[in-house]
Predicted 3D model of a 317-nucleotide part of an RNA (large-subunit ribosomal RNA, domain IV) from a Methanocellales archaeon. The full RNA is in RNAcentral, with records from ENA. It matches the Rfam family "Bacterial large subunit ribosomal RNA".
Context: one part of a larger RNA
RNA sequence: CACUGGCUUAGGGAACUCGGCAAAUUAGCCCCGUAACUUCGGGAUAAGGGGUGUCUGCUCUGAAGAGAGCAGAUCGCAGCGACGUAGGGGCUCUGACUGUCUAAUAACAACAUAGCUGAACGCCAAGCCGAAAGGCUUAGUACGUUCGGUGAAUCCUGCCCAGUGCAGGUACCUGAAACCCCAUUACAAUGGGACGAAGGGCCUGUUAACGGCGGGGGUAACUAUAACCCUCUUAAGGUAGCGUAGUACCUUGCCGCUUAAUUGGCGGCUUGCAUGAAUGGAUCAACGAGAGUCCCACUGUCCCAAGCCAGGACCCG
Numbered sequence: 001c002a003c004u005g006g007c008u009u010a011g012g013g014a015a016c017u018c019g020g021c022a023a024a025u026u027a028g029c030c031c032c033g034u035a036a037c038u039u040c041g042g043g044a045u046a047a048g049g050g051g052u053g054u055c056u057g058c059u060c061u062g063a064a065g066a067g068a069g070c071a072g073a074u075c076g077c078a079g080c081g082a083c084g085u086a087g088g089g090g091c092u093c094u095g096a097c098u099g100u101c102u103a104a105u106a107a108c109a110a111c112a113u114a115g116c117u118g119a120a121c122g123c124c125a126a127g128c129c130g131a132a133a134g135g136c137u138u139a140g141u142a143c144g145u146u147c148g149g150u151g152a153a154u155c156c157u158g159c160c161c162a163g164u165g166c167a168g169g170u171a172c173c174u175g176a177a178a179c180c181c182c183a184u185u186a187c188a189a190u191g192g193g194a195c196g197a198a199g200g201g202c203c204u205g206u207u208a209a210c211g212g213c214g215g216g217g218g219u220a221a222c223u224a225u226a227a228c229c230c231u232c233u234u235a236a237g238g239u240a241g242c243g244u245a246g247u248a249c250c251u252u253g254c255c256g257c258u259u260a261a262u263u264g265g266c267g268g269c270u271u272g273c274a275u276g277a278a279u280g281g282a283u284c285a286a287c288g289a290g291a292g293u294c295c296c297a298c299u300g301u302c303c304c305a306a307g308c309c310a311g312g313a314c315c316c317g
Base pairs, nucleotide, nucleotide: 001312003311004310005309006308007307008306009305011303012302015301020298028052029051030050031049032048037042039152053074054073055072056071057070058069059068060067061066075079087296088295089294090293091292092291093290094288095287099111100110115150116149117148118147119146120145121144127136128135129134154282155281156280158213159212160211163210164209165206166205167204168203169202172201173200174199180193181192182191183190214232215231216230217229218228241275242272253269254268255267256266257265258264
C1' cells in the first nucleotide's frame, strides 16, 4: 500500500450499476398450512406460521436398539448454538422435458430427443465401404433397413405443378459411335443415307419436393369504412392464426397499467418497410447455471467511508 483472502459496521436500504455483479438474507428436522394454472401426474419444501437445549417424573409402542408424547423444573444473547444446510414471489420470451456441445474465450434459444411425416427398398433389396475379391447393414426381411424434413402433447397445417427438381408416359420430332447400305478410293482416308439408346422436345403426376402466395378504380341515407362492383394481371394471388414481434424502417407507433419521473416491462390496438402455417402456425402444464422485467426480504453495491485479521509486495535496518 490503490495488492490478495477474510471479518465487523450507526442511520438509510439498490439511491450503486449495463445489470442486485458481489455480498447479505434463507437453510436441518417436526407440526400446522399452502394459490393461480394444469397434460390431473403436478405446481409444492409453493407461499406463510409455530416448535427445537438440559434435567426429573410419568404414559404409550417395540423382542431390543429405539421411537412417539405429557407434566414440572432449569441455563444462555442465541438450543439444526459449531460444521454442513433453499432467499421467496409475479409477468413475458424461448426451447417441451432428462440429455449433448466449441479439450484451451461461447453450455445457449444451438445439437439431440420421443412423437409426426415424406422417399427408396420384396432380399444376390435399397444404401454404404472397397479398382477388385470381398465386407457392413444382417446371420436382419416392410410392425424391417436406409435416406431426408419437422421436433412432446393439444388445436391445426390453406391456395399454387407456371419455373426448378423428381417420377411416369410418349403416335411423332431431335438424338453419338459402331454395325449396315450407296458413292468414292489400287487399299484406305473421305462424303452421303438408313437404323436409332439414354437424354431432350411433347403429355401427365408430384409441394410434410426446392419454392411462390398482386396492382388500380368506384360504391352504403352524417362522416368514415367497404360486405359489393369494374378493370389489368398471375401458376396461384397469404387462408386459419399471430402481430410494433428475438421478425416493424418510420418508432421512444397509439391507448392503458407499472414509476415522482420509464427509449424498459406487461396488456390491448394493428394500415405486417419485409408475419404466417412440418423452411411448420398458434397455444402451452412441467422443466432451464437460457433472455427481459417487477415486487417482498436482505444487505458496505451505494450515501461515505472506517476499523481489524492473515498473506504478499514495498520502505528502513